RNA sequence: GUGCCUGUAGCUCAGUGGAUAGAGUACCACGUUGCGGACGUGGGGGUCGGGGGUUCGAGUCCCUUCAGGCACG
Numbered sequence: 001g002u003g004c005c006u007g008u009a010g011c012u013c014a015g016u017g018g019a020u021a022g023a024g025u026a027c028c029a030c031g032u033u034g035c036g037g038a039c040g041u042g043g044g045g046g047u048c049g050g051g052g053g054u055u056c057g058a059g060u061c062c063c064u065u066c067a068g069g070c071a072c073g
Stems, first nucleotide, its partner, number of pairs: 001072007010025004018056001027043005049065005
C1' cells in the first nucleotide's frame, strides 16, 4: 500500500429497518447474616468510535474517516 474482520454500559457480549437499546458481570442501596461472603430485591450508568447520506423510521443499509486485528505485497 491492497483486501477482509471488529468497534454497543467500567468489563465480556447480544440486538429481523419499527417496543423507552438489552443480558451477564462489576458498582451502589436495602433485605438476610453475630461480622463478612454467598443469596434475594431494587437502583444508577449508553450521544451504539467520529462525520455525512438513504428512509416515514437507522445500532442495523450506503459513503467517508479514526482505532485495533488478520491476510497478502
The prediction has a mean pLDDT of 80. Transfer RNA from candidate division WWE3 bacterium RIFCSPHIGHO2_01_FULL_42_13, 73 nucleotides, folded computationally. The organism belongs to candidate division WWE3, within Bacteria.